Annotation: A computed fold for a 120-nucleotide RNA from uncultured Marivirga sp., annotated as SAM riboswitch aptamer (S box leader). Its Rfam family is "SAM riboswitch aptamer (S box leader)". Rfam's curators write: The SAM riboswitch is found upstream of a number of genes which code for proteins involved in methionine or cysteine biosynthesis in Gram-positive bacteria. RNAcentral holds the sequence, with entries from MGnify. The coordinates come from a structure-prediction model, not an experiment, and the mean pLDDT is 81.

RNA sequence: CUUAUCCAGAAAGACUGAGGGAUUGGGCCCUUUGAAGUCUUAGCAACCCUUCCAAUGCAUUUGCAAAAGGAAACGGUGCUAACUCCCAUCUUGACGUAUUAAUAGUCAGGAAAAGAUAAG
Numbered sequence: 001c002u003u004a005u006c007c008a009g010a011a012a013g014a015c016u017g018a019g020g021g022a023u024u025g026g027g028c029c030c031u032u033u034g035a036a037g038u039c040u041u042a043g044c045a046a047c048c049c050u051u052c053c054a055a056u057g058c059a060u061u062u063g064c065a066a067a068a069g070g071a072a073a074c075g076g077u078g079c080u081a082a083c084u085c086c087c088a089u090c091u092u093g094a095c096g097u098a099u100u101a102a103u104a105g106u107c108a109g110g111a112a113a114a115g116a117u118a119a120g
Stems, first nucleotide, its partner, number of pairs: 001120006011041005019030003024088004042080003047076002050072004056065003084114001089111007
């Protein structure tokens, strides 16, 4: 940089000791009943690897190959508070103060940006 996914799921222990939730601002949370970090063990998941099923094709004794999809979970990653914790930019709908009208504001949705993870 490209592509895919991001409202599901899954935590205990040891060491340590004050912060943490990516960044900036705001909100809201977690946290001495122990944050972040390191290690151990366990788990979740199914991106990659591997195996099996499999439309079908080749062969047609027996086999070989195999799309979509599904199953398994040894291995490579990842993950194990809250939707990527929520909002921010653009946009749609409803409501709606004042108003000729538009603009504010509230609620609900969509898209993007940014980010995270995987594969290349």